[in-house]
Context: one part of a larger RNA
RNA sequence: GGAUGAACGCUAGCGACAGGCUUAACACAUGCAAGUCGAGGGGCAGCGGGGCGGCAGGCUUGCCUGCCGCCGCCGGCGACCGGCGCACGGGUGAGUAACACGUAUGGAACCUGCCCGCAGCAGGGGGAUAAACGAAAAAAAUUCCGUCUAAUACCGCGUAACACCGCGGAGGGGCAUCCCUCGGCGGUUAAAGAUUCAUCGGCUGCGGAUGGCCAUGCGGCGCAUUAGCUAGUCGGCGGGGUAACGGCCCACCGAGGCGACGAUGCGUAGGGGUUCUGAGAGGAAGGUCCCCCACACUGGUACUGAGACACGGACCAGACUCCUACGGGAGGCAGCAGUGAGGAAUAUUGGUCAAUGGCCGGGAGGCUGAACCAGCCAAGUCGCGUGAGGGAAGACGGCCCUACGGGUUGUAAACCUCUUUUGUCAGGGAGCAAGGGGCAGGUCGUGACCUGCUGUGAGAGUACCUGAAGAAAAAGCAUCGGCUAACUCCGUGCCAGCAGCCGCGGUAAUACGGAGGAUGCGAGCGUUAUCC
Numbered sequence: 001g002g003a004u005g006a007a008c009g010c011u012a013g014c015g016a017c018a019g020g021c022u023u024a025a026c027a028c029a030u031g032c033a034a035g036u037c038g039a040g041g042g043g044c045a046g047c048g049g050g051g052c053g054g055c056a057g058g059c060u061u062g063c064c065u066g067c068c069g070c071c072g073c074c075g076g077c078g079a080c081c082g083g084c085g086c087a088c089g090g091g092u093g094a095g096u097a098a099c100a101c102g103u104a105u106g107g108a109a110c111c112u113g114c115c116c117g118c119a120g121c122a123g124g125g126g127g128a129u130a131a132a133c134g135a136a137a138a139a140a141a142u143u144c145c146g147u148c149u150a151a152u153a154c155c156g157c158g159u160a161a162c163a164c165c166g167c168g169g170a171g172g173g174g175c176a177u178c179c180c181u182c183g184g185c186g187g188u189u190a191a192a193g194a195u196u197c198a199u200c201g202g203c204u205g206c207g208g209a210u211g212g213c214c215a216u217g218c219g220g221c222g223c224a225u226u227a228g229c230u231a232g233u234c235g236g237c238g239g240g241g242u243a244a245c246g247g248c249c250c251a252c253c254g255a256g257g258c259g260a261c262g263a264u265g266c267g268u269a270g271g272g273g274u275u276c277u278g279a280g281a282g283g284a285a286g287g288u289c290c291c292c293c294a295c296a297c298u299g300g301u302a303c304u305g306a307g308a309c310a311c312g313g314a315c316c317a318g319a320c321u322c323c324u325a326c327g328g329g330a331g332g333c334a335g336c337a338g339u340g341a342g343g344a345a346u347a348u349u350g351g352u353c354a355a356u357g358g359c360c361g362g363g364a365g366g367c368u369g370a371a372c373c374a375g376c377c378a379a380g381u382c383g384c385g386u387g388a389g390g391g392a393a394g395a396c397g398g399c400c401c402u403a404c405g406g407g408u409u410g411u412a413a414a415c416c417u418c419u420u421u422u423g424u425c426a427g428g429g430a431g432c433a434a435g436g437g438g439c440a441g442g443u444c445g446u447g448a449c450c451u452g453c454u455g456u457g458a459g460a461g462u463a464c465c466u467g468a469a470g471a472a473a474a475a476g477c478a479u480c481g482g483c484u485a486a487c488u489c490c491g492u493g494c495c496a497g498c499a500g501c502c503g504c505g506g507u508a509a510u511a512c513g514g515a516g517g518a519u520g521c522g523a524g525c526g527u528u529a530u531c532c
C1' cells in the first nucleotide's frame, strides 16, 4: 500500500447493486415452512341447491316467505381407505486426513419412479378391512371389542415371451474370471379401471435420457521431541448377503499385509470452483454464489419405498424440557421470522404466489418462509449532491509580528446575476404478462395449430416523466519533530501527558493541552484485529 461477513470512536444528505451470528452443532415460547387428487373408493360431519312432510304468516286459494324434521338427489367435501409426493427444495459445518473431494479412467460386477421411443397384452374370480354404527377402558395421550361395506387396496386361477432359471448346439469377440448374436427343449412370472366419450390411466419386454452406486491411477497438512503397526489382520477354497464386486459377513486352510518414497499415533481441518495479495513465482483464505460430501438433541437400529437407514417418519437407549388425577404421556428451529444466553458483534414474530421453479391434479386450481418483493443496518462497492459566475473599502472579528504600521484568515463574507441535480409539494404514470383457461372463427384431420375477444401484478401509485417554489434542507474526520504533505502563539514544567519506530516533556516544547493557520481524505474519517 491493498484486502475484510469486521468491531470501536467521532460524524452523517440521497440513490443503485451486493452483504448481514465469524462466538454456544447452546437452550428454545408462538406462528408458519408438504401437500394434493371426488376423473380410484365407501360415505355425508359442515356449507350451498333441490325434493318430501309438518307448523306459522301473507293472501291473488295455490303460490310466496320463515322455522323444524327427513332424503347424498345435485354442487361439493372435514375425517377415512387408496395413489403420487414427502429421499426435492431449505439449513448447518459438528464429525471426517477418508476414494470425503478434485481430476482422469474402468464397470465384460450394477440399479434407475416420473419422462421419451418401439413391440405386445389386459380373460375370469375370491376373501377381507378403514371410515360410519354400537359398546368399553382412561386424567390425558390413546387403546380395545362387536356388527357391516367399497376400491386403481389385497389374493388365487387362466394366458404369455425377444424376460428370468436349467440343459444341449452353432458363430463371433475380448481384458484372466468371461461377453455378444442365432437357434432348440423344459420350467417360472402380469394387469385396473375412471369418464362429461374429448381422454386419462394399467401390465410385460427392449432401447434411450436422467439420476445414482462401485473400483482404480494421480493431486492437495502439521509434528519423527510419534518408528514400528496389524488376528478378519493378509491371501485362498466354499458359502451367506447385496442392485452389484469385495473379509462386507461366516466356516475351514495357509502366514501373511503395511512402513524412512514416513506406516502407526497425536494435533488440526469439510473438499473444490474460486477469493485476497504479489510483476511473477509464491503465500494466505474457503463468508456470500455454484458443484460434491457429511449431519439433523446424543448414540444405535431397521421398516416403507424406484430411491432413505429418512431435518419438520418409526423403534430402542441416554441427557434435557414440559403435562399429569402419580398409573402414565409429550417434545426436538443446524427451515423462515422471533426469544433467552454467549459475545466487540450480525436484521422483520412483514407481503405475495404476480413472475421463475417444485409437488399433486385431465384441467380449473390447491400447497410452496423455495422464490420474488418490502423493512432494518454507512457494514461494502459505485454514482450524485451540499451550489455556479462576478465581487477589494482587500470590511468587521480572530490570530501573529520588528506593533502610529503591517501580515494572515481572504474572493472567503456581505452584495449583484444565475441554476435547481437530490430533497419538498402537485399532476401523469410504467415494463416485469408470457402462457394457461373461457368464448367465437378458421386450418389440417382426431388432437394439435393459427387468429380475435376476455381476464390475470405482491412489489406500487413504486421506478420514470412533467410542473411549481426556493440557495433554499445537506461536512466532517484525522494529522502537522523525522519517516510523511502540513507552523506559529499561549499554558504546562521529566508533571500532566504523547508514542507505529526513532523518541518528545526537568521554564521560550513546530513532538504534551488549547487557539489561529495549514495539509490529507471526504459522507465519511481515524483506531484496533487479521492476511499478503
Base pairs, nucleotide, nucleotide: 001532002531003530004529006528007527008526009525010524013384014383015382016381017380019377020376021342026340027339028338030337031336032335035084036083037082040081041080043077044076047075048074049073050071051070052069053068054067055066056065057064058063059062091295092294093293101219102218103217104216105215106214107213110212111211115208116207117206118205119204120203121202123157125155126154133146134145136143137142163188164187165186166185167184169182170181171180172179173178193200194199221267222266223265228258229257230256233255234254235253236252238250239249240248270292271291272290273289274285275284276283277282297318298317299316300315301314320331321330322329323328348374350373351372352371356370357368358367359366360365387418388417389416390415397409398408399407400406401405422473424468425467426466427465428464432459437454438453439452440451441450442449443448444447476521477520478519479518480517481502482501483500487516488515489514490513491512497504498503
Small-subunit ribosomal RNA, 5' domain from an uncultured bacterium, 532 nucleotides, folded computationally.
Its mean pLDDT, the model's own confidence on a scale to 100, is 86.
The full RNA is in RNAcentral, with records from Greengenes.